[in-house]
Molecule: transfer RNA
Organism: archaeon GW2011_AR20
């Protein structure tokens, strides 16, 4: 330098054009316990890496950029 691929709460992750972006762990509160843990209930937390385009409508499709991974040179 070229090709492919990934980017979504603190972490991991579902979603493949349309109603409020899903779940687990972690966190906070409450219940349970003598206490801790376990368990149960509730809550907070991501305008989906950035910019532009297509569309009535974009996390999703297209182009460019940035970052990570793999391959080639």
């Nucleotide at each position: 330098g070229g090709g492919c691929u990934u980017g979504u709460g603190g972490u991991c992750u579902a979603g493949u054009g349309g109603u409020u972006a899903u779940g687990a762990c972690a966190c906070u509160u409450c219940g349970u316990u003598g206490a801790c843990g376990u368990c149960g209930a509730a809550g907070a937390g991501a305008u989906c890496c950035c910019c532009a385009g297509u569309u009535c409508g974009a996390a999703u499709c297209u182009g460019g950029g940035c970052a990570g991974g793999c391959c080639c040179a």